Molecule: Bacterial small signal recognition particle RNA
Organism: Planctomycetota bacterium
RNA sequence: AUGAGGGGUCCCUGCGGUGGAGGCCUGUGAACCUGGUCAGGGGCGAAAGUCAGCAGCCAUAAGCAGUUCCCUUCAGGUGCAGUGGGCCUCUCAUUC
Numbered sequence: 001a002u003g004a005g006g007g008g009u010c011c012c013u014g015c016g017g018u019g020g021a022g023g024c025c026u027g028u029g030a031a032c033c034u035g036g037u038c039a040g041g042g043g044c045g046a047a048a049g050u051c052a053g054c055a056g057c058c059a060u061a062a063g064c065a066g067u068u069c070c071c072u073u074c075a076g077g078u079g080c081a082g083u084g085g086g087c088c089u090c091u092c093a094u095u096c
Base pairs, nucleotide, nucleotide: 001094002093003092004091005090006089007088008087009086010085011084012082013081014080015079016078018075019074020073021072022071023070025066026065027064028063034059035058036057037056042051043050044049
């Protein structure tokens, strides 16, 4: 120096695991400036009716709280694998 085998490490790819964030889901959630239904009361009308609409109720927005599973995303002194590639190192063989 070359060849073969082994080990370590970095990169690439894949699968898992850990932690964070978001989504999904559940609950809660608006005196009025969300919606629906609008008692009472009010307006219009001779009347039939009609109009707007407070409270209440229902459904929700923003927000708040919870969260096994599921989905997305981020991170790294995470685990394993490979037709792999680079570097370092060990052993054997050959040659100078």